[in-house]
A computed fold for a 73-nucleotide RNA from a Burkholderiales bacterium, annotated as transfer RNA.
Model confidence (mean pLDDT): 81 of 100.
It was read from a public genome assembly.

RNA sequence: GCGUCCGUAGCUCAGGGGAUAGAGUAUUGCCCUCCGAAGGCAAGGGUCGCAGGUUCGAUUCCUGCCGGACGCG
Repeated sequence: GCGUCCGUAGCUCAGGGGAUAGAGUAUUGCCCUCCGAAGGCAAGGGUCGCAGGUUCGAUUCCUGCCGGACGCG
């Protein structure tokens, strides 16, 4: 340099045009318990990597750039 894949919550990841953007885990509070662990309930936490384009509507499709992984040279 070329090609493929990935980038969404603190972490691991779903979602592939129209829910208020979700799950597990972690954190905090409450319940439970003699106390804790486990379990149950709730809450907080997101410029969906950045910019542009298409569209009535983009996390999703297209282009460029940035970062990461792998392969080729």